This is a predicted structure of a 346-nucleotide RNA (Bacterial RNase P class A). Its mean pLDDT, the model's own confidence on a scale to 100, is 75.

RNA sequence: UGAGUAGGACAGAUGGUCGCUGCCGCGACGCCGAAAGGCGGCGGGAGAGGAAAGUCCGGGCUUCACAGGGCAGGAUGCCAGAUAACGUCUGGCGGAGGCGACUCCAGGGACAGUGCAACAGAAAUAUACCGCCGGCGAGGCCGGUAAGGGUGGAAGGGCAGUGUAAGAGACUACCGCCCGCCUGGUAACAGACGGGGCAUAUGUAAACCCCAUCCGAAGCAAGACCGAACAGAAAGCAUAAGGCGGCCCGUCUGCUUUCGGGUAGGUUGCUGGAGCCGGAUGGCGACAUCCGGCCUAGAUAGAUGACCAUCCACGACAUAACCCGGCUUACCGUCCUGCUCAGGAU
Numbered sequence: 001u002g003a004g005u006a007g008g009a010c011a012g013a014u015g016g017u018c019g020c021u022g023c024c025g026c027g028a029c030g031c032c033g034a035a036a037g038g039c040g041g042c043g044g045g046a047g048a049g050g051a052a053a054g055u056c057c058g059g060g061c062u063u064c065a066c067a068g069g070g071c072a073g074g075a076u077g078c079c080a081g082a083u084a085a086c087g088u089c090u091g092g093c094g095g096a097g098g099c100g101a102c103u104c105c106a107g108g109g110a111c112a113g114u115g116c117a118a119c120a121g122a123a124a125u126a127u128a129c130c131g132c133c134g135g136c137g138a139g140g141c142c143g144g145u146a147a148g149g150g151u152g153g154a155a156g157g158g159c160a161g162u163g164u165a166a167g168a169g170a171c172u173a174c175c176g177c178c179c180g181c182c183u184g185g186u187a188a189c190a191g192a193c194g195g196g197g198c199a200u201a202u203g204u205a206a207a208c209c210c211c212a213u214c215c216g217a218a219g220c221a222a223g224a225c226c227g228a229a230c231a232g233a234a235a236g237c238a239u240a241a242g243g244c245g246g247c248c249c250g251u252c253u254g255c256u257u258u259c260g261g262g263u264a265g266g267u268u269g270c271u272g273g274a275g276c277c278g279g280a281u282g283g284c285g286a287c288a289u290c291c292g293g294c295c296u297a298g299a300u301a302g303a304u305g306a307c308c309a310u311c312c313a314c315g316a317c318a319u320a321a322c323c324c325g326g327c328u329u330a331c332c333g334u335c336c337u338g339c340u341c342a343g344g345a346u
Stems, first nucleotide, its partner, number of pairs: 001342010012311007020047002023044004029040004049317001053328002056326005061219004073215005078092005093107001094105004108210002113208002115204003129149002131145006157175002160172003176198001177196004182191003223268004230261001232259006241253004275294008312315001
C1' cells in the first nucleotide's frame, strides 16, 4: 500500500424566528373562585431510536386460578458457566469451510417400533442386470459369488493381503465401529491398552416417535381509587302551590339528607430503573461486587415540527405509548481499535 476479518462510536452541524407536550417559578401579570386551585400570559429549563420496527422468545408488574399428582399440548436438546429469566450470551468440545485472522452448525436417540426415500436401478435393507466361477440336456438354463462394472444423494464397513473353482470378515494387519478398562479433563471429550469379525451397520427424528428438562391463563384497553348526571330506595321538612276530589284524609309533583350501581369524566398505574456514566477489584470471558457522579420524554386522539441563513461529505432506515433483557429484520454514509494474508521500501 492492497485485500480481508472481528468489534466499537456517530446518525448532518451552527445560529435565529414561530409553534407543540410535560416540569419549575411569578405579592408588586389578567380572569374565575370563599379558599385550595383552575384557565390564560410571561420567564426558565427538558423533550425519541440504534433499531423506538417485527411482536418472535424471556422476565418484572397486575388480575384471575391454584393441596398434590397425572393426561393432553407446546418449547428446548454437546459440556460448563453467566443471568431475574431465556429459545439469549460467554468460554470450551465435536464437525464443516477458509492459506490465515476467523466464520457457520436445533449438535440427544435411527442396536424400541412405525413411516418415507421421486427418477434411475435387478435390488433401497432386500437381493444377482452385466461380469466372474462351476455344472448341464448348452446362442440357453441351474447353482455359487456383493471382489469388478453399471444406476443412484446413498448399494451389503474401508483398504492391503491370505485364501478360493470364483469369491466372501471366511482369516490376518492397519483404519473405522462396538464393548471393557486405564490416564488427563469439573464435563463434553481426547489419548493409550485389551477384546469382539462386525446380522448394531443406507439416509431421514425442523416425519411420527422414544428419552431428559422446562412451561397455569390473560394482559397497562392489566389493574387500583374518586366519581357527576340520571334510574331507584329510605328518612326528614314543607304542607305554600298544582293534579285527582264537592270537602277532609290520602296520593302524585316539591325541597333537603343518606344509601346506591359505577356511566361521562378525573386521578393513579407512568417512568428513579435488573437505570446511565466513570473508576477500582475478581474472572480468559459473559458478568459480579464496591466507590464516586448523574436524572435522561411521559402524551391520552396522542407533542418533538415548520421556515430562514451559513457550511459540508448534501443526510439512510425509521417515530416512544407499562417497563426491562435478548433475537430478527431495515439502513446514506463517516470515523476509531485489535488481528490476518499478500506485495514493496528501510